The prediction has a mean pLDDT of 85.
The RNA shown here (FMN riboswitch aptamer (RFN element)) has 143 nucleotides and comes from Microbacteriaceae bacterium X2B.
Taxonomically the source falls in Microbacteriaceae (Bacteria, Bacillati, Actinomycetota, Actinomycetes).
It was read from a public genome assembly, where an Rfam model found it.
[in-house]
RNA sequence: AACGCACUUCGGGGUCGGUGAAAGUCCGAGCCGGCGGUCAUAGUCCGCGACCCGGAGUCGGCCCCUCCCCCGAGCGGCCGGCGACGGUUGAGCUGGUGGAAUCCCAGCACCGACGGUGAGAGUCCGGAUGGGAGAAGUGCGGU
Numbered sequence: 001a002a003c004g005c006a007c008u009u010c011g012g013g014g015u016c017g018g019u020g021a022a023a024g025u026c027c028g029a030g031c032c033g034g035c036g037g038u039c040a041u042a043g044u045c046c047g048c049g050a051c052c053c054g055g056a057g058u059c060g061g062c063c064c065c066u067c068c069c070c071c072g073a074g075c076g077g078c079c080g081g082c083g084a085c086g087g088u089u090g091a092g093c094u095g096g097u098g099g100a101a102u103c104c105c106a107g108c109a110c111c112g113a114c115g116g117u118g119a120g121a122g123u124c125c126g127g128a129u130g131g132g133a134g135a136a137g138u139g140c141g142g143u
Stems, first nucleotide, its partner, number of pairs: 003141008015029004030123002032112002034048004043110002052087003057082007065074003092108005114126003
């Protein structure tokens, strides 16, 4: 050094026009792309996060029964919080260069949860001043 512990900070982006009574939702043309990995740079290769479904266990409140001098204890039910873990979860090919690229270049494509919204949403509003994969740094130890 690696590594360990504690703490701090960071950690999601995207519009114009047309039609219309009304659409950032339809039509036309755009624009956007979390995190780690991958002999070479990824929205579409592998894995992860969040959303959604379930959930061992655990904490708190209330109620019932039993025990109990009191304090309280045990079992069960209901409500709420946390929750390891599990399930589900969209989309790409061809050619070129090269030792190596579904990651670069060229071409043509494709995907995008849930709720709401005088008209149907990746792009507006909302859960979210949330959560988080992770990233960077500081201190102590260690070397």